[in-house]
Source information: Predicted 3D model of a 196-nucleotide RNA (glmS glucosamine-6-phosphate activated ribozyme aptamer) from Clostridium frigidicarnis. Rfam family: glmS glucosamine-6-phosphate activated ribozyme aptamer. It is annotated as a riboswitch. From the family's description: This entry contains a glucosamine-6-phosphate activated ribozyme that is found in the mRNA for GlmS. GlmS is an enzyme that uses fructose-6-phosphate and glutamine to generate glucosamine-6-phosphate.

């Protein structure tokens, strides 16, 4: 220094970062390279704007060389960003891009891993008493209907931390969805099973 084992802590818009883009430092390479607007697009294109500036040598009207400085591009190397909440956990297999909306919606992209979602199968629940079927559901354990109720980022504002990009903290101010929860109401099919 690596690499393996072992153990422990940590979560679920969760975790990481090889793409990409930005940021610092150092080398170099140039001085319309590059950036902006336009306009075309099969051609990777065309049109306009926007600056190189100081010192010092040589030379000799106009150039050259050297330095600094500033500005693109490449190469290392170090960092930075990469999902705002809200919901979700019978038990066992499977498959695997697995809900819901917020947003000055550009990277909340890209890409690995994981996952309370989905399917099958057991066990259990509920559906006007018990069994079967069937449908829904999951221990807060049918389904539908009415009503009630249930963000946090983005934004403002004041700080800190770093050379930088960014991070992070207190406070102000709203505004969803699905899903939940609670209160009325409703409440398959047959069979037992008659009565009223």
């Nucleotide at each position: 220094a690596u690499a393996a084992a072992u153990a422990a802590u940590a979560a679920a818009g969760c975790g990481c970062c090889a793409g990409a883009a930005c940021u610092u430092a150092a080398a170099u390479u140039a001085u319309a390279a590059a950036a902006g607007u336009c306009c075309a697009c099969a051609u990777u294109g065309g049109a306009u704007u926007u600056a190189u500036a100081g010192a010092c040598a040589a030379g000799c009207u106009u150039u050259u060389g050297u330095u600094u400085a500033a500005u693109u591009g490449u190469u290392u190397a170090a960092g930075u960003u990469g999902a705002c909440g809200a919901g979700g956990a019978u038990a066992g297999g499977g498959a695997g891009u697995a809900u819901c909306g917020a947003a000055a919606u550009u990277u909340u992209c890209g890409g690995c891993g994981g996952a309370u979602g989905c399917c099958c199968u057991g066990c259990g629940g509920u559906a006007a008493a018990a069994c079967a079927c069937u449908a829904c559901c999951g221990u807060u354990a049918a389904a539908c209907a009415u009503u009630g109720a249930g963000a946090a980022a983005c934004c403002c504002a004041a700080g800190a931390a770093g050379u930088g990009a960014u991070u992070u903290u207190u406070g102000g101010u709203a505004c969803a969805g699905a899903c939940u929860c609670a209160a009325u109401g409703c409440g398959g099919u047959g069979u037992u099973a008659a009565a009223a």